[in-house]
Overview:
Transfer RNA from a Candidatus Micrarchaeota archaeon, 72 nucleotides, folded computationally. Rfam family: tRNA. By type it is a transfer RNA. It was read from a public genome assembly.

This record gives sequence, structure tokens and C1' cells, in this order.
RNA sequence: GGGCUCGUAGUGGACCGGUAACACGCCUGCAUGGCAUGCAGGAGACAGCGGGUUCAAUUCCCGUCGAGUCCA
Repeated sequence: GGGCUCGUAGUGGACCGGUAACACGCCUGCAUGGCAUGCAGGAGACAGCGGGUUCAAUUCCCGUCGAGUCCA
């Protein structure tokens, strides 16, 4: 320098055109003498950043930043 993959709640991790799932963690309540566990409920991401296409994009396209990997 070039190719490919990835960048989504605190962490991990789906969705892959129609306003974002799940798990752990966190908060509240119940149960217990208390802890743990269990049960019920709740808050939390608008999707690395910028732009474009579209009625509508995390999802397509372009640029850019970062990470990983391969080639030189």
C1' cells in the first nucleotide's frame, strides 16, 4: 500500500428495507429471619461517524475512523 470481515443497550449477541430479539448485569415488588436461589414487573441501544438512494434503511451505495485477518 491492497483485499476481506467486523464496529448494535454496562457485557455478549440476533435482526439484515418497514421505527431493534435474547442472555447476563442493573432497578422494583413477592417469597425467606437474612443471603443466595426462584417468580413477577421495569429502565436502558435509535444501530462507529458523515453523506446518498428510498414513502421508509441498522439493513443498499459512497466516504471516513477504528479493530481483526490475509497478501505485498
The source organism's lineage runs through Archaea, Nanobdellati and Microcaldota.